[in-house]
């Protein structure tokens, strides 16, 4: 160098081309409680970047960066 593959909140994990992108742990604010813990409610956070296809794109295509396999 080639080929294959995967990147979604802090971490883990969903998501037949129809999105206001869900859920778990953690975080934070509020009620509980004499205090704490536990336990309720409710917030904030996310598709790895760039173009393309489509009426619509996390998803399909191409490219890049990184990470894992494979190959001589």
């Nucleotide at each position: 160098g080639c080929c294959g593959u995967g990147u979604u909140c802090g971490u883990c994990u969903a998501a037949u081309g129809g999105c206001u992108a869900g859920g778990a742990c953690g975080c934070c604010a509020c009620c509980c409680u004499c205090u704490c813990a536990c336990g309720g409610u409710g917030g904030a956070a996310a598709u790895a970047c760039g173009g393309g296809u489509u009426c619509g794109a996390c998803u399909c295509c191409c490219g890049u960066a990184c990470g894992c396999g494979g190959u001589a």
Molecule: transfer RNA
Organism: Candidatus Kerfeldbacteria bacterium RIFCSPHIGHO2_12_FULL_48_17